[in-house]
Overview:
The RNA shown here (transfer RNA) has 71 nucleotides and comes from Candidatus Nesciobacter abundans. Its Rfam family is "tRNA". Rfam describes the family as follows. Transfer RNA (tRNA) molecules are approximately 80 nucleotides in length. RNAcentral holds the sequence, with entries from Rfam.
RNA sequence: UGGGAAAUAGUUUAACGGCAGAACACCUGACUCUGGAUUAGGUAAUCUUGGUUCGAAUCCAGGUUUCCCAG
Repeated sequence: UGGGAAAUAGUUUAACGGCAGAACACCUGACUCUGGAUUAGGUAAUCUUGGUUCGAAUCCAGGUUUCCCAG
């Protein structure tokens, strides 16, 4: 420099254009002499700027960051 891929909760990972979900973690309760384990509940996220659409995590364009391949 050229080509390709990815970005969603603190972490990992889902989601036909139609209410953003799960697990782990964290917080609260139950259990326990205490802790752990178990169990019930709760908080928390779509990289950014525009466009299309009645409606965008999803489609289109620009940008940022990361990864892979070639040189």